This is a predicted structure of a 1194-nucleotide part of an RNA (large-subunit ribosomal RNA, half B) from uncultured Occallatibacter sp.
Context: one part of a larger RNA
RNA sequence: AGCUCGUUAAGGAACUCGGCAAAUUGGCUCCGUAACUUCGGGAGAAGGAGCGCCCACGUCUGGUGGGCCGCAGUGAAGCGCGUACGGCGACUGUUUAACAAAAACACAGGUCUCUGCUAAGUCGAAAACGACGUAUAGGGGCUGACGCCUGCCCGGUGCCGGAAGGUUAAAAGGAGAGGUUAGCGCAAGCGAAGCUUUGAAUUGAAGCCCCGGUGAACGGCGGCCGUAACUAUAACGGUCCUAAGGUAGCGAAAUUCCUUGUCGGGUAAGUUCCGACCUGCACGAAUGGCGUAACGAUCGUACGACUGUCUUAACGAGUUGCUCGGCGAACUUGUAGUACCGGUGAAGAUGCCGGUUACCCGCAGCUAGACGGAAAGACCCCGUGCACCUUUACUACACCUUAACUAUGGGUUAUGAUUCUUGCUGCGCAGGAUAGGUGGGAGGCUUUGAUACCAGGUUCUCGGACUUGGUGGAGCCAACGGUGAGAUACCACCCUGCGAGUGUUGUGAUCCUAACCUCCUCCCGUGAUCCGGGAGAGGGACAUAGUUAGGCGGGUAGUUUGACUGGGGCGGUCGCCUCCUAAAUUGUAACGGAGGCGCGCGAAGCUACUCUCAGACUGUUUGGAAAUCAGUCGUCGAGUGCAAAAGCAUAAGAGUGGUUAACUGUGAGACCUACAAGUCGAGCAGGUACGAAAGUAGGCUUUAGUGAUCCGGUGGUUCUGUAUGGAAGGGCCAUCGCUCAACGGAUAAAAGGUACGCCGGGGAUAACAGGCUGAUCAAUGCCAAGAGUUCAUAUCGACGCAUUGGUUUGGCACCUCGAUGUCGGCUCAUCGCAUCCUGGAGCUGUAGAAGGUUCCAAGGGUUAGGCUGUUCGCCUAUUAAAGCGGUACGUGAGCUGGGUUCAGAACGUCGCGAGACAGUUCGGUCCCUAUCUGCUGUGGGCGUAGGAGAUUUGCGGGGGGCUGUCCUUAGUACGAGAGGACCGGGAUGGACGAACCUCUUGUGUUCCAGUUGUCCUGCCAAGGGCACGGCUGGGUAGCGAAGUUCGGUUGUGAUAACCGCUGAAUGCAUAUAAGCGGGAAGCACGCCCCAAGAUGAGAUCUCCCUGAAGGGCCCAGGAAGACGACCUGGUUGAUAGGCUGGAUGUGAAAGCGCAGUGAUGCGUGAAGCUUACCAGUACUAAUCGCCCGUUCGG
Repeated sequence: AGCUCGUUAAGGAACUCGGCAAAUUGGCUCCGUAACUUCGGGAGAAGGAGCGCCCACGUCUGGUGGGCCGCAGUGAAGCGCGUACGGCGACUGUUUAACAAAAACACAGGUCUCUGCUAAGUCGAAAACGACGUAUAGGGGCUGACGCCUGCCCGGUGCCGGAAGGUUAAAAGGAGAGGUUAGCGCAAGCGAAGCUUUGAAUUGAAGCCCCGGUGAACGGCGGCCGUAACUAUAACGGUCCUAAGGUAGCGAAAUUCCUUGUCGGGUAAGUUCCGACCUGCACGAAUGGCGUAACGAUCGUACGACUGUCUUAACGAGUUGCUCGGCGAACUUGUAGUACCGGUGAAGAUGCCGGUUACCCGCAGCUAGACGGAAAGACCCCGUGCACCUUUACUACACCUUAACUAUGGGUUAUGAUUCUUGCUGCGCAGGAUAGGUGGGAGGCUUUGAUACCAGGUUCUCGGACUUGGUGGAGCCAACGGUGAGAUACCACCCUGCGAGUGUUGUGAUCCUAACCUCCUCCCGUGAUCCGGGAGAGGGACAUAGUUAGGCGGGUAGUUUGACUGGGGCGGUCGCCUCCUAAAUUGUAACGGAGGCGCGCGAAGCUACUCUCAGACUGUUUGGAAAUCAGUCGUCGAGUGCAAAAGCAUAAGAGUGGUUAACUGUGAGACCUACAAGUCGAGCAGGUACGAAAGUAGGCUUUAGUGAUCCGGUGGUUCUGUAUGGAAGGGCCAUCGCUCAACGGAUAAAAGGUACGCCGGGGAUAACAGGCUGAUCAAUGCCAAGAGUUCAUAUCGACGCAUUGGUUUGGCACCUCGAUGUCGGCUCAUCGCAUCCUGGAGCUGUAGAAGGUUCCAAGGGUUAGGCUGUUCGCCUAUUAAAGCGGUACGUGAGCUGGGUUCAGAACGUCGCGAGACAGUUCGGUCCCUAUCUGCUGUGGGCGUAGGAGAUUUGCGGGGGGCUGUCCUUAGUACGAGAGGACCGGGAUGGACGAACCUCUUGUGUUCCAGUUGUCCUGCCAAGGGCACGGCUGGGUAGCGAAGUUCGGUUGUGAUAACCGCUGAAUGCAUAUAAGCGGGAAGCACGCCCCAAGAUGAGAUCUCCCUGAAGGGCCCAGGAAGACGACCUGGUUGAUAGGCUGGAUGUGAAAGCGCAGUGAUGCGUGAAGCUUACCAGUACUAAUCGCCCGUUCGG
């Protein structure tokens, strides 16, 4: 000193984030008990009284009466603190084994939804569960007792329903096309059948679109403007938007940013709390709203009681630490002979530079540093790292669903497609009149019944046409003619539309039974709820299964989710062109400064010829500043398709004519350049335009107007052609398809979260701190517009300028990411001065008093509370004053852990979601034995020119230095008054400090007494042990404070600001230049302490040199002490113990006697006992001894 305990004066939460911890309370009996309430509770509410022992009585477990003792009777131990108001959750329960026990989970109750039994659901097939249950049942979701309630929106998403329309797969279907080639053809080419490649229409489900419904499904629930007879506000009105615009209730809330909202209450003082208000950033109705008795190791606030939590600490007990003996680790460790200050430096040095200090070595302590130890930082960034989670990221897969085909059969009916057969159908005008087309055709039809008539049917252009039946009984039509584009009878082949039949095929409905199914019954195996067989019954070509195809599909899986970046994210950017930056060749960076492009034009190209613009002046009808015209001047100010630059009048600008060189094939040689690309280009060959010609022309005054490769399309082609011929396919030439714009383009195809996170790295890169800088900040100075009645400068000072500082917010990214712990508080400080107080001065718009402002000054001092995590701040009460800053925003190997910043949970908000929020809220593991430096103490060695014992000097260092009030001078100076001093003298305080224990008071487990339970000494009596020292009441010494005493001063010297004397330079003036003064709590002394290792080792006195003087060992001890040390004593002795006496404390011992039935009392007696105190006394123990230290001193 720590830990675990005991006690504590006065105060009593002032402590602190918070009464954390501790204390209080406590048992039994009786009395008594509020609000509220779900009538059960609340309740042990709260708050009181009694409790021992003896005697008597009693209705005999209990009660009554009387008596006795103590400070105290549940006498010890065990054994609830209570109350009030809020939040949340109804409750009892459950949970993160080892940082979260909660408001989270669960819960009974409510509701929605699915499920009709081979149930839904679970599940890898099967089995099984559900359930040997059957909608009062089972599964899932949400909510969460109870009470009052649960509003509006169906536009989006989901779910449910619908089936008319649109779209849509495989499959069916097969028009058409290509290839091949018998044949035809002189050739070009055409081309049957077959084979083959391809393939349109059409049929074709679910889904999606579409139409409805649905909120206790996911979810959502507005803005602006105006208006009332004070003002304010707006019942009212207008307008826009919406799917609808938030109802009841609640509301600064677990939700309110601003915010400590405002008001009220509580408090001396209230960022918390309670009650209101409503301006709800961003409450709100089963992700339930609002209440609510009871309950809670829950969270907040207040009060009572109580206390060492605190003011403010003290004493005591045990134990660890220290010393001795025994045994005996670990962390850590580049080597260490390991100082301070200033500087430097990879920017904070034991180690470098310069100074200063410092003899050598331990021990006990303290932690400021060793960017101390521990853990390859968890924050941050990076990685074409990982994992898990989410989803309307991408791509798959399971599941589910729909269709086709197969297992899979037979009828009936309806309806569609289609082949064939057959019957009809067809009206422009003209024309006999209803002319489908083409061809043939001169005849055809007719008793197998013509003309005509009646009745019916179909069609209809209303004229008729076709047809069936009947009557009837012999003719009718065409050719010709005429009309017309076309001529009719009749026949053939077809077209449009319609009908009938047959075949094929599709779809719907329905019937059947034989596949198939039956977790239905019966029989048998059998003595079986399995299984199998049989029979019956039910279903039935469905279901089911397989294959294929469409849909749905975070249920599952694999992945992606860019880079630059003054950290990252957000924002911006990413290719090309022009200019500046760019430093006079070229080139040259930045998230430097400015702009453009992702085209256009058949003329805006080529060529030949011609012309000169913009503007100004003068003149001129409408006509104006400006329209057109004329004249003069006009080097470039116009124009040049588009940005800029460089160009251009010889024009590259403007106009006119003719035209297509906006050509084909090449290309010496250069520029640029990592590559790939990009750029210029004479000349040659061919053909062309213009020009008389020379010539010019391979786009445009130039520089942007863009995209590699793969893959695929189209056109061409003396290329290739898997036996041959072809073809397919490929090549080559030309050309097309990319905001591949992240523009040298990872894929045809890709978003997010992680606070549950992990790994590898980085001080290449952020947050803290340091460093550099100093925009910002703080302070000062200069100028002086102004105000200050007047007057810039008593005071304030705009617009500006210049410095200083390194406390703010920043910038930079230099040390540290193989770790430099981060806010605030506590503790302990230390420095600066830009001074809060106290001290000294100047000016004042200083009468006095009180102030303002400036100068000097850092000696000392600089309060306690309420609120909040707060620093800060506000408030209360004081004060002389309640200073500002630095020190890793001093200080976590010193403490705390309230805040921030892990994992749990909730609210508001954002997000579809996983999740997120410098928003809020409740909860949430702080390790380290000190090696070195440093610091506080305390020893040993050696030195100090012989060895000692004493006494000192003081180089140097440290401490201390605060201030109020009252009285007096004096109610004086001053002042109209009110008020009210300087200077000087005195008294008494506060805080701080030192020493001490006489007093007061605390403790005092070695003193005394009382007393409970129990055991023991055989019993009584008297004692002892244990129960916190059992508890309780006192208390000596010692140690303490709250007690007592004392301290700061005065004074001397030199000074600061400032004030002066004399006095020149400068005949004056001038405090200064020479000279001389005054002047502060500050400086040096003075006061107190340390101090000659002050190696600079000092001085004085005495002793000794005969193993001396002296010292040590050893012993008895100590108000000395961790151990050493120090002090006293060691028989010539009071050092300790003992003994005797005294003091002090306690408070009347035991025994005996007496009184009383007894508890008990009284007497003997101020008794007995009495630690550490004060004396006396050698009874005991300090016995006897040994060792060091020399020879006269370089």
Annotation: Rfam family: Bacterial large subunit ribosomal RNA. The prediction has a mean pLDDT of 86. RNAcentral holds the full RNA, with entries from MGnify.